[in-house]
RNA sequence: GGAGUAGACCAGGCGGUCGCGGGUGGCCCAAGGGCUCACCUGAGGAAAGUCCGAGCUCCACAGGGCAGGGUGCUGGGUAACUCCCAGUGGGAGCGAUCCUAAGGAAAGUGCCACAGAGAGGGAAACCGCCUAAGGGCCCCGGCAACGGGGUCCCGGCAAGGGUGAAAAGGUGAGGUAAGAGCUCACCAGUGCCCCCGGUGACGGGGGCAGCUAGGCAAGCCCCACCCGGAGCGAGACCAAAUAGGAGAGGAGAAGCGGCCCGCUUCGCUAUGACUCUCGGGUAGGUCGCUAGAGGCGCGGGGUAACUCGCGUCCCAGAUGAAUGGCCGUCCCGGAAGGUCCUCCUUCCGACAGAACUCGGCUUACGAUCCGCUCCAGUC
Numbered sequence: 001g002g003a004g005u006a007g008a009c010c011a012g013g014c015g016g017u018c019g020c021g022g023g024u025g026g027c028c029c030a031a032g033g034g035c036u037c038a039c040c041u042g043a044g045g046a047a048a049g050u051c052c053g054a055g056c057u058c059c060a061c062a063g064g065g066c067a068g069g070g071u072g073c074u075g076g077g078u079a080a081c082u083c084c085c086a087g088u089g090g091g092a093g094c095g096a097u098c099c100u101a102a103g104g105a106a107a108g109u110g111c112c113a114c115a116g117a118g119a120g121g122g123a124a125a126c127c128g129c130c131u132a133a134g135g136g137c138c139c140c141g142g143c144a145a146c147g148g149g150g151u152c153c154c155g156g157c158a159a160g161g162g163u164g165a166a167a168a169g170g171u172g173a174g175g176u177a178a179g180a181g182c183u184c185a186c187c188a189g190u191g192c193c194c195c196c197g198g199u200g201a202c203g204g205g206g207g208c209a210g211c212u213a214g215g216c217a218a219g220c221c222c223c224a225c226c227c228g229g230a231g232c233g234a235g236a237c238c239a240a241a242u243a244g245g246a247g248a249g250g251a252g253a254a255g256c257g258g259c260c261c262g263c264u265u266c267g268c269u270a271u272g273a274c275u276c277u278c279g280g281g282u283a284g285g286u287c288g289c290u291a292g293a294g295g296c297g298c299g300g301g302g303u304a305a306c307u308c309g310c311g312u313c314c315c316a317g318a319u320g321a322a323u324g325g326c327c328g329u330c331c332c333g334g335a336a337g338g339u340c341c342u343c344c345u346u347c348c349g350a351c352a353g354a355a356c357u358c359g360g361c362u363u364a365c366g367a368u369c370c371g372c373u374c375c376a377g378u379c
Stems, first nucleotide, its partner, number of pairs: 001375005007369002010366001012330007020042006026035003044351001048362002051360005056231004068227005073087005088102001089100004103222002108220002110216003126161002128157003134154002136151006169187006188212002190209008235287004245278005254269004294313008332349007
């Protein structure tokens, strides 16, 4: 210098000015509220996706089972988790480091493209190998019984070739007609037993058994464990107008209505006009609602996740929904230009926007710092 890998941290600062939401105080008020006032406060690391887990609220709920869903190595953390931490096994990489949905395939069932004889049956045989036993056919010998030879039709084999990602352990020896864990030695794997280490997953060592029967369970399935439903427009309270409901009162020289007055006229009324009271729901309002599994600092425990103690701080609560614009100055990064050559000028600055609250995961995205690994070069 290049390539890679792991982690930490920030999300521009200060001032002015014009606005917006919330709170407290002040002032005014027609008591609903208002502003010409002052002060305080006002987005994020992901507020996002709404994918997991909880708090909280309402509904449901004897117990057991079935169905359905989820999880699946070990130990720990946590309110809880499918999350996190530390490990084990497996895999990738020269390495730092990373990935891992990691129970069971000898309960059953299904699938394994193409190629290939055959893709799971201890099945299958294209080329190949064999003719020992048995059968067929042919030739030779023999009177015959039978013997010898050939063929490879039946038959035997699965070593070699070939196909494939994968074809039923590997090497050697024995064995055989030819072969084969068929037998044996060693190696690899599996299962069982024992010893040692570890809390454990597991690791190391020894012995025994020819046990060697593929893969997929992010196919069905089996096994073990866990799981009620809906969600803050949850839910609770206050409560108009109008129209229903209930109760009480209630009019004939009358009452009420048709804008008001006069006159006239019309309509309705005990099947109840009209008045009052009560009750439910709606509009609207209030609460829920932001002090919390809370932030920061110090100390203790723990490898860590995390936790304990003490101190300190209060840090948005809107509801068509505020959190913004401009100016000055400084800082960081980048680009362009100028030039007195390391200064100056101009421009640009990512993803994104709370809506009950937390813990995670995932996704989007700008800059800075630092550790480690590999490669190349120089001293």